RNA sequence: ACGGUAGCAGGCCUUCGGGCGCUGACGAGUGGCGGACGGGUGAGUAACGCGUAGGAAUCUGCCUUAUAGUGGGGGACAACGUGGGGAAACUCACGCUAAUACCGCAUACGCCCUACGGGGGAAAGCGGGGGAUCUUCGGACCUCGCGCUAUGAGAUGAGCCUGCGUUAGAUUAGCUAGUUGGUAGGGUAAAGGCCUACCAAGGCGACGAUCUAUAGCUGGUCUGAGAGGACGAUCAGCCACACUGGGACUGAGACACGGCCCAGACUCCUACGGGAGGCAGCAGUGGGGAAUAUUGGACAAUGGGCGCAAGCCUGAUCCAGCAAUACCGCGUGUGUGAAGAAGGCCCUAGGGUUGUAAAGCACUUUCAAUGGGGAGGAAAACCUACCGGUCAAUACCCGGUAGCUUGACAUUACCUAUAGAAGAAGCACCGGCUAACUCCGUGCCAGCAGCCGCGGUAAUACGGAGGGUGCAAGCGUUAAUCGGAAUUACUGGGCGUAAAGCGUGCGUAGGCGGUUCGUUAAGUCAGAUGUGAAAGCCCCGGGCUUAACCUGGGAACUGCAUUUGAAACUGGCGGACUUGAGUUGAGUAGAGGGGAGUGGAAUUUCAGGUGUAGCGGUGAAAUGCGUAGAUAUCUGAAGGAACACCAGUGGCGAAGGCGACUCCCUGGACUCAAACUGACGCUGAGGUACGAAAGCGUGGGUAGCAAACAGGAUUAGAUACCCUGGUAGUCCACGCCGUAAACGAUGUCAACUAGCCGUUGGUUCUAUUUACAGAAUUAGUGGCGCAGCUAACGCAUUAAGUUGACCGCCUGGGGAGUACGGCCGCAAGGUUAAAACUCAAAUGAAUUGACGGGGGCCCGCACAAGCGGAGGAACAUGUGGUUUAAUUCGAUGAUACGCGAGGAACCUUACCUGGGCUUAAAUGUAGAGCGACAGAUCGGGAAACUGAUCUUUCUUCGGACGAUCUACAAGGUGCUGCAUGGUUGUCGUCAGCUCGUGCCGUGAGGUGUCGGGUUAAGUCCCAUAACGAGCGCAACCCUUAUCGUUAGUUGCCAGCGGGUAAUGCCGGGGACUCUAACGAAACUGCCGGUGUAAACCGUGAGGAAGGUGGGGAUGACGUCAAAUCAGCACGGCCCUUAUGUCCAGGGCGACACACGUGUUACAAUGGCCGGUACAGAGGGCAGCUACCUGGUGACAGGAUGCUAAUCUCCAAAACCGGUCUCAGUUCGGAUCGAAGUCUGCAACUCGACUUCGUGAAGCUGGAUUCGCUAGUAAUCGCGCAUCAGCCAUGGCGCGGUGAAUACGUUCCCGGGCCUUGUACACACCGCCCGUCACACCCGGAAAAUUGAUUGCACCAGAAGUCGUUGAGCUAACUU
Repeated sequence: ACGGUAGCAGGCCUUCGGGCGCUGACGAGUGGCGGACGGGUGAGUAACGCGUAGGAAUCUGCCUUAUAGUGGGGGACAACGUGGGGAAACUCACGCUAAUACCGCAUACGCCCUACGGGGGAAAGCGGGGGAUCUUCGGACCUCGCGCUAUGAGAUGAGCCUGCGUUAGAUUAGCUAGUUGGUAGGGUAAAGGCCUACCAAGGCGACGAUCUAUAGCUGGUCUGAGAGGACGAUCAGCCACACUGGGACUGAGACACGGCCCAGACUCCUACGGGAGGCAGCAGUGGGGAAUAUUGGACAAUGGGCGCAAGCCUGAUCCAGCAAUACCGCGUGUGUGAAGAAGGCCCUAGGGUUGUAAAGCACUUUCAAUGGGGAGGAAAACCUACCGGUCAAUACCCGGUAGCUUGACAUUACCUAUAGAAGAAGCACCGGCUAACUCCGUGCCAGCAGCCGCGGUAAUACGGAGGGUGCAAGCGUUAAUCGGAAUUACUGGGCGUAAAGCGUGCGUAGGCGGUUCGUUAAGUCAGAUGUGAAAGCCCCGGGCUUAACCUGGGAACUGCAUUUGAAACUGGCGGACUUGAGUUGAGUAGAGGGGAGUGGAAUUUCAGGUGUAGCGGUGAAAUGCGUAGAUAUCUGAAGGAACACCAGUGGCGAAGGCGACUCCCUGGACUCAAACUGACGCUGAGGUACGAAAGCGUGGGUAGCAAACAGGAUUAGAUACCCUGGUAGUCCACGCCGUAAACGAUGUCAACUAGCCGUUGGUUCUAUUUACAGAAUUAGUGGCGCAGCUAACGCAUUAAGUUGACCGCCUGGGGAGUACGGCCGCAAGGUUAAAACUCAAAUGAAUUGACGGGGGCCCGCACAAGCGGAGGAACAUGUGGUUUAAUUCGAUGAUACGCGAGGAACCUUACCUGGGCUUAAAUGUAGAGCGACAGAUCGGGAAACUGAUCUUUCUUCGGACGAUCUACAAGGUGCUGCAUGGUUGUCGUCAGCUCGUGCCGUGAGGUGUCGGGUUAAGUCCCAUAACGAGCGCAACCCUUAUCGUUAGUUGCCAGCGGGUAAUGCCGGGGACUCUAACGAAACUGCCGGUGUAAACCGUGAGGAAGGUGGGGAUGACGUCAAAUCAGCACGGCCCUUAUGUCCAGGGCGACACACGUGUUACAAUGGCCGGUACAGAGGGCAGCUACCUGGUGACAGGAUGCUAAUCUCCAAAACCGGUCUCAGUUCGGAUCGAAGUCUGCAACUCGACUUCGUGAAGCUGGAUUCGCUAGUAAUCGCGCAUCAGCCAUGGCGCGGUGAAUACGUUCCCGGGCCUUGUACACACCGCCCGUCACACCCGGAAAAUUGAUUGCACCAGAAGUCGUUGAGCUAACUU
């Protein structure tokens, strides 16, 4: 635009049944425009996909502008009607009909084709209004608007092409056949192998092709000082996709998210015949997941589509809802308030802290709550009125002015009123990093932990609490990115030893390149123009009360392109130069290489001679060789390999490497002086050549040596080290291998930067007694050393210094230089070269210690030389073990074991059994009631204890005193010596251990303290970047050895006197001894020698003593978490009618056994008997006891002296004499029996002693081991402490007698100093390697199997496009 009227409303007509599309409207249909926009997602894509800058061979609906048109005809098909099929979806036949649907005809400015003659091609009408004229009354005609056709131009949008940029892997190195180009044609909107035919053989690739893996790209975002690194949500641009794959149609635009066709998978419907579908649109559901929202409102605004418009559509969009997910802002009160309340927590018990915090008092009301009011987002369109334009027109239409209308959000923002501090604080952390500390609980448990790490009984680290710190409507955890990380180093790293220089040359590409002139303008520099979208970041403004946020302007976008200039430097081109490099000449040195030949020594073998029993070999032997004559020796021969001396941090070579002599061939280096060429150079990815030894292949050779192998030894074993043999191999020729601690652990080349001293090869100069020396220079090769460098060690003109050029290599340790793959190789194997997994280290250099079957020096009863023991026996004693009701506990290599214990019958005593008490003992405070307590007697009892009776204060009446009860408090030999004090052992009486200042070193640290001597000594001396000092050593102290002085009692007694049987007994005496106080003396002082000195030596002198005279006390810094909570003290924990306390009995004393320490012995150097001597040091009153008596004796009974130089305990070995005569004894004394003595409350378990009897083992002790160097060992007795007594043979002291030996420092042990190595540092009792067994984890291989991706070849082949052929159908137009 069109026909139409099923439903609704109005109008008209009506026969009241209804009819009329006439109007508003309108289902379905024809037609037009839009569904190619908007919205979603990131699967694919490593690409012209994206970004950026350009380009030419194109199209573009709607829009703008311009020109020319819009004439005249025709035939259909839907809808609709009738009939049919189907479950449905849907569909078939016939009939009617309109158009801006469809088709011819006419016209053609420009348009298209062309052989330049010509030829071809278009359209559509609809609506509003109207005066005159005409009319078939429909209209014609005029005008306005919207359309339509053709063709330009523009705008917008789209297609195409190109330069540059755009992830990782080379264990992906070759890829490509329409592939690359040409000609012609086809095709497309358009260039083009886009497609086809023909022709040519190209094209891409180490500047990374191809392949594989991963990935949408960008503006930007996060981080970072930047350069970078990581990412690509939201917003914006581009691309791709729309269930998976393929395809076209329509259209301006699609190969189309909500279109079509086909194939596939899946879901749904079904009458089983057949159909339907595509949320990576908005909501929503399921699933998956650590995890992500409402099946909301509205087109009011902005925008889109259609329409003239009204308007309709719009999960675009605007809003609301949910989530502290993020950013920003606000609140949860403000002021005052000390009795510093209560409560909590801690506590040194005083207090501190929570804390002005709270309460109380005064005030405010944001936000939230409730009530009321209330902007802005809205400008319009439409419509009405008026004005202007257009027009013939007062009409329509267009423009303007005024009026009218439109809000999802929304109970909006905002304002105001009311009431009242009212409704509103959490989370993490508090060992260090890192702001913030205490208590309790737990006890390597529970747990924490980002890294270091914390927890095993005092945890600021776990859990809780109090307090504190940090953030705050949040806080912490987890995951992730960047940073710190200069830890991939462009900015901005390294490679001698930490990871890292290719084994070494030659050389391709590449990189870099001497002096000078000209030119060019690629790099470079400057200006201009275009672009670098917007947003974002940054700066300056503006708007929301502020901010986040929004918004205006600027800057920036470090880039790319075009253009104009400059010409120093780099590059290009051209010309010149000589210093880099090279050539020519004359010389020099050399184990440079290859080939051929020659030589002597030696080994071995063979032959012969001499000769006889061994040789050989080793730590020692044996295997082996030898009477069949070896070894040895002489002569001769054979053969192979290597070349003594020369020989030297000497020479040559690129490295590997090269060593007798001669000849031939040949490479390089160096020196000198001139001439010549004229940058010809340096490095060097790939490549290529050489490349020790071993090994491999083929063929030779083989004397010696010698893997494997055999035998002999060694050894626990000895598949080794040692020995005897011995084959590959070692040698030669040819060919492989291609690696080494192939090292200077140091790539090559060039330049510069103090020196000194050697040495090799040249040249020049000087001087001379020219055999020889010195100087300069050059090429090598060494030592030292400055600056500088280095983590240090060290390097240092031969750099690891200062620079330049190029190459190679490294990025924590292990796995691993391994696996897989590739390449090479005959093999062995080489080369290239990961990951999983695992650890928190691995490593370098240097320091201090410790250690060494490292070195040097030194010491010690350390060894050696000696003497005597232990280990064998019996007993004593301690320990282990066992036993037990208990055998209390502690000490455990040296440094426990006759130890604590210097004295267990009870006690001690801590243990066990049984019986009791709840306070035995001490102290004080408070309270209570009381007059007790205590004593005596009696009863029970093993005792402790308990029951009964009797006796029992003072007073000023206030109280005092005393005991009892209660509470606090006590008590604990219960645990922790690994919480501690104190004390002690040991290294060790070893000579060491440190400090101040200075100096050296980045530092740890060093120096001093080392070195040369010396000493017992870090003792002293000398030297000295050290100078001094301290703790140790020594000395000072005690004792002993000599003398002197003083003093003489209890000591002494020479002389004098007296006396006795005898005695210092007495008078006396101080001389002597002695006692005990003070002194002296010894110091290497003197002499000799050596030495600088310190000092040492000397049968030196003198002296009582001689080189610290002997002995003691004295124990540095530290080590052993050494010992002790049971001596004492003490923190913490534990028990409190018991783990406390009292009592009786028992046990600590057991006894198969093992060990330690001792005693007594085994006998004659002795036993026994008899006789006779001589000490010192101590003790003594609940004591020592003379003497007398008795007893065999222990002892008893008397008795005396002594509180001690007064009295007393008081010797034995020895000596003299006798006896025994070598034996289990006249040795030895265990054990047992009997009888006694003494102590004590008490000797049964469990005392000592005495007498008589008994008379065991034992005849000198295996391996092994201990002590001692002089008045010592050995031996003999004596005393004391503890103690009633004593298990004492123990411990501590005392004296008597009184030896041997020390060559010496090799070895064992321990120690000191210096030095060296170290992978040790709980420090060698360290550290640490490998196999095996079992379990688990990761990786490789593996017959086979599954899935995915991909190449090539082939079979089948839907839809579809194009072509062709055939058949069929058909209105317009033609015939």